[in-house]
RNA sequence: UUCAAUACUGGGCAAAGCAGGGGAAAUCCUGUGACGCAAAACUAGAGGGCCUUUAAAAUGGUAGCCAGGUGCAUAA
Numbered sequence: 001u002u003c004a005a006u007a008c009u010g011g012g013c014a015a016a017g018c019a020g021g022g023g024a025a026a027u028c029c030u031g032u033g034a035c036g037c038a039a040a041a042c043u044a045g046a047g048g049g050c051c052u053u054u055a056a057a058a059u060g061g062u063a064g065c066c067a068g069g070u071g072c073a074u075a076a
Stems, first nucleotide, its partner, number of pairs: 005074002012037002017032006035064001042068002047066002049062003
């Protein structure tokens, strides 16, 4: 240095609920809150699955479903 792993350290994110708002809906945003998470950061045109359905189809949604590439710290 690389790969794997996850003790310590520095930290990081933030479920459900509640209040307000957007949307046809799924669901999203802000505040509060903390169930949890070693990538709970990124990717949904052009990996798979799932959800919604305004008449229907999804260039609607979901990455905290799987997956993909990338990354911080460092004992054994």
Record summary: The RNA shown here (c-di-GMP-I riboswitch aptamer) has 76 nucleotides and comes from Lachnospira pectinoschiza. RNAcentral holds the sequence, with entries from ENA. Lineage of the source: Bacteria > Bacillati > Bacillota > Lachnospirales > Lachnospira.